[in-house]
Molecule: transfer RNA
Organism: Xylariaceae sp. FL0804
RNA sequence: GCAUUGAUGGUGUAAUGGUAACAUUCAACCCUUCCAAGGUUGAGCCCGGGGUUCGAUUCCCCGUCAAUGCA
Repeated sequence: GCAUUGAUGGUGUAAUGGUAACAUUCAACCCUUCCAAGGUUGAGCCCGGGGUUCGAUUCCCCGUCAAUGCA
């Protein structure tokens, strides 16, 4: 330099053209004599820009970063 893959709560990962899910984390409450464990509720996310579309996290283009391969 070229190609491929990926980027999703604080963290680790799903999913999908139509309100984004699980675990963990954090807060409040319940339970318990207290702690731990458990239960309920809530908070917190689609890498940035543009395009297509009634509608984009998803499809397309460019950029940034990371990994892998080739040179």